[in-house]
RNA sequence: GGCGAUGUAGCUCAGUUGGUUAGAGCACACGGCUCAUAUCCGUGGAGUCCGGGGUUCAAGUCCCUGCAUCGCCA
Numbered sequence: 001g002g003c004g005a006u007g008u009a010g011c012u013c014a015g016u017u018g019g020u021u022a023g024a025g026c027a028c029a030c031g032g033c034u035c036a037u038a039u040c041c042g043u044g045g046a047g048u049c050c051g052g053g054g055u056u057c058a059a060g061u062c063c064c065u066g067c068a069u070c071g072c073c074a
Stems, first nucleotide, its partner, number of pairs: 001073007010026004019057001028044005050066005
């Protein structure tokens, strides 16, 4: 330099051909249980979905561009 993949909660990820609340598990906080801790049960907080632009009535999802990480080729 060329090609491809990935980027969504603190972490690991899901999100169906664009549509009707952005979710799960773990972690964290609080409550229950216990003499106490852990386990277990319940509740809760936490994201303008990597940045910018575009298409559309509507974008996590489609298009363009940039950035980061990873892989292959040279």
The RNA shown here (transfer RNA) has 74 nucleotides and comes from Desulfobulbus propionicus. Its Rfam family is "tRNA". Rfam links the family to the GO term triplet codon-amino acid adaptor activity. Rfam describes the family as follows. Transfer RNA (tRNA) molecules are approximately 80 nucleotides in length. Lineage of the source: Bacteria > Pseudomonadati > Desulfobulbia > Desulfobulbales > Desulfobulbus. The sequence was found in a public genome assembly. The prediction has a mean pLDDT of 81.